């Protein structure tokens, strides 16, 4: 330098042909317990990497950029 893949909650990841952004773990509260742990219930937590475009509507499609990874030379 070329090609490909990824970027979404604190972490690991979903979100199916564009139509209400979710799960597990972690966190907080409550119940249970002599206490802790475990377990159950509830709650909070998001500029979906950035900018632009298409569209009534974009996590999703297009373009440019950033970061990370794989591969070829």
């Nucleotide at each position: 330098g070329g090609g490909c893949c990824g970027c979404u909650a604190g972490c690991u990841c979903a979100a199916u042909u564009g139509g209400c952004a979710g799960a597990g773990c972690a966190a907080a509260g409550c119940a249970c317990u002599c206490u802790u742990a475990a377990u159950g219930c509830u709650u909070a937590g998001g500029u979906u990497c950035u900018g632009a475009g298409u569209u009534c509507g974009a996590u999703u499609c297009u373009c440019a950029g950033g970061c990370g990874g794989c591969u070829c030379a």

The RNA shown here (transfer RNA) has 73 nucleotides and comes from a Dehalococcoidales bacterium. The RNAcentral record of the sequence draws on ENA. The coordinates come from a structure-prediction model, not an experiment, and the mean pLDDT is 80. Rfam family: tRNA. About the family: Transfer RNA (tRNA) molecules are approximately 80 nucleotides in length.